[in-house]
Background
Two RNAs folded together computationally: RNase P RNA and transfer RNA, 455 nucleotides in total. It holds a member of the Rfam family "Bacterial RNase P class A". Rfam classes the family as a ribozyme. The coordinates come from a structure-prediction model, not an experiment, and the mean pLDDT is 77.

C1' cells in the first nucleotide's frame, strides 16, 4: 500500500416523563379508578417488500397431464429457498484474492440494423489464372471484351466458414505434409460436475435462449386490514301473534284530490300520518367498539462431540418489547470517539453522536451507514 | 401493514418480434403581418428516456437493484 473474515456502533450515574407488567393499600355492586414499591422497554439493518417458510382462511376425492410462473455446472447443508458451504469450469489481478442468470444453438422457428460480393443448404466487388477474340507493340508484353477456373491477397463489418510454414498448381485451395487449434474418443481418476489420455478424423453446423422454445426440477390461491369470539343503537333483515287496512270523485295506470279515522292537544284552527302501518315476542347477520390471534421460539448464550465447511447432535444455563394513530423521550454531570479553531506541543476552547426506529413471527438476500476494534494473509 | 400500477421535452402523451437520427399536440424563442397587442404565417431550440448495474455488436424497449409518485383493502344489504 492492499486483500479477506469477524465484532461494536456511545459508556456510567442522577432527576423526570411515557408504554407494558408483578405485588400491596384504598375507593367502587361491578367494569374500573387512584396511590405506593418494583421489573422491563428497538435494530444490524427494525428499511426495501425481493425470495423462502410457519400460521390462518378459501378451493380441492386421490394421482397425473396441459397451461402459466420460477429456478438452472456438480455435490452437500436446511423446515424451505433464487440462500449458505465445499468443489469444477471460464475470466481478471504480480499476489493475497475477486467476478460469472454457468443447462441445451448437430430438435425446431426466428433475428443479426448500417456497411459489405456474401450474415450462414453459401456467395464473388476489386483481384489472381488458363484459353479465345479485338486493338496496340520497342515483340519482352500491355489494354479491353468473352467462356471458364480460384478464394491466397485487398476491402466491409461487432462477427466472414481454422492459424503458421512448406510442398503443390496455370493461378489457387486441408489438395497434401509438419506443428498448433478443433471435434470424436478406448482407457484411467473422481459420487458427480470435470480432469488426464493412447488413438482416430482434414475440419464437419458463427452469434443471440436476460427471443420463442427444448430438457430437468419446483410451485393450488390469498394474506394478521389473514382469521376467531363478544357485541351498541331512535340503524337495518326475517318469522309469529294482535290491532288496523274505511268511503267518495278523477285517471288506462302510477297516482291525485276530498271526507272519515289516528296523532301532536282537552277544544277550535293548523300540521303530520292515512299501507315499505302500529304494538308485542322471537331468530339470524355483525357496523362503531371491545377481546383473542400476540410473544417459549426452526429462541439466545456457553461448552463438548461429528464434519474441511455450511451445519447437525448432546449437556448446562437464561426468559429477552408487545403498542394499537401507535410508548421506548427530555435535562444534568463525568468520560470515550468525531469535526473545527488554537497552541508555549503539555494542552485549551467550541461542536455534537452515522444510517435509521418494532407493528403476526422466523430464515435469507439487497440497500443505507460517522467512526472504531480484532484476527489471518499478500 | 399488505397488494397492484406508473415514471419519455416546460405540460399532456405516442413509441413491439431490441436497429441507424426518439416523435406528436400545447407551450417557449426569433422574425413577418399591425400604430400596439391578440390571431395567423414562417423558422428554430428543447431530452443523462427517474437513477445505477448487467445481457447483447447494439437497450427507451430485455433482466436485476434502487428512488419517487398514484390507486385499492372486512362482512351484509
Nucleotide at each position: 500500500a492492499g486483500a479477506c473474515g469477524g465484532c461494536c456502533g456511545g459508556a456510567u450515574g442522577g432527576c423526570u416523563g411515557c408504554g407494558c407488567u408483578g405485588g400491596g393499600c384504598g375507593g367502587g355492586c361491578a367494569a374500573c379508578c387512584g396511590c405506593c414499591c418494583g421489573g422491563u422497554g428497538a435494530g444490524g439493518a427494525a428499511a426495501g417488500u425481493c425470495c423462502g417458510g410457519g400460521c390462518u382462511c378459501c378451493a380441492c376425492g386421490g394421482a397425473g397431464a396441459c397451461a402459466c410462473g420460477g429456478u438452472g455446472c456438480c455435490g452437500g447443508a436446511u423446515a424451505a429457498c433464487g440462500u449458505c458451504c465445499g468443489g469444477c469450469g471460464g475470466g481478471g489481478g504480480c499476489g493475497a484474492c475477486c467476478c460469472c442468470a454457468g443447462g441445451g444453438a448437430a430438435a425446431g422457428u426466428g433475428c443479426c440494423a448500417c456497411a459489405g460480393a456474401a450474415a450462414a443448404c453459401a456467395a464473388a466487388c476489386c483481384g489472381c489464372c488458363u484459353g479465345c477474340c479485338c486493338g496496340g507493340u520497342u515483340c519482352g508484353c500491355c489494354g479491353g471484351g468473352c467462356c471458364g477456373g480460384c478464394a491466397a491477397g485487398g476491402g466491409u463489418g461487432a462477427a466472414a466458414c481454422g492459424g503458421u510454414g512448406g510442398g503443390g498448381u496455370a493461378a489457387g485451395a486441408g489438395c497434401c505434409c509438419a506443428c498448433c487449434g478443433c471435434g470424436c474418443g478406448a482407457c484411467c481418476g473422481g459420487c458427480a460436475a470435470c480432469g488426464g489420455a493412447a488413438g482416430c478424423g482434414g475440419c464437419a453446423u458463427g452469434g443471440c435462449a436476460a427471443a420463442c422454445c427444448c430438457c430437468a426440477c419446483c410451485g393450488g390461491g390469498a394474506g394478521c386490514a389473514a382469521g376467531a369470539c363478544c357485541a351498541a343503537a331512535u340503524a337495518g333483515g326475517g318469522g309469529c301473534g294482535g290491532c288496523a287496512c274505511g268511503c267518495c270523485g278523477g285517471g288506462c295506470a302510477a297516482c291525485c284530490g276530498g271526507c272519515a279515522g289516528c296523532g301532536g292537544u282537552g277544544u277550535u284552527u293548523c300540521c303530520g300520518c292515512g299501507u315499505c302501518g302500529c304494538c308485542g315476542c322471537c331468530c339470524g347477520g355483525g357496523u362503531c367498539g371491545g377481546u383473542c390471534g400476540c410473544g417459549c421460539g426452526a429462541g439466545g448464550c456457553g461448552u463438548u462431540c461429528g464434519g474441511c465447511a455450511a451445519c447437525g447432535g448432546g449437556c448446562g444455563u437464561c426468559c429477552c418489547a408487545g403498542a394499537g394513530g401507535a410508548a421506548u423521550g427530555g435535562c444534568c454531570a463525568u468520560c470515550c470517539a468525531u469535526c473545527g479553531c488554537u497552541u508555549u506541543c503539555g494542552g485549551g476552547c467550541g461542536u455534537g453522536g452515522a444510517c435509521a426506529g418494532a407493528a403476526c413471527c422466523c430464515g435469507g438476500c439487497u440497500u443505507a451507514c460517522a467512526g472504531g476494534c480484532c484476527g489471518u494473509c499478500u | 401493514g399488505c397488494g397492484g400500477c406508473c415514471g419519455u421535452a416546460g405540460c399532456u402523451c405516442a413509441g413491439u418480434u431490441g436497429g441507424u437520427u426518439a416523435g406528436a399536440g400545447c407551450g417557449c424563442u426569433a422574425g413577418a403581418u399591425u400604430g400596439u397587442g391578440a390571431u395567423u404565417c414562417u423558422a428554430g431550440a428543447u431530452g443523462u428516456c427517474g437513477c445505477c448495474g448487467g445481457u447483447u455488436c447494439a437497450a427507451g424497449u430485455c433482466c436485476g437493484g434502487u428512488c419517487g409518485g398514484c390507486c385499492g383493502c372486512c362482512c351484509c344489504a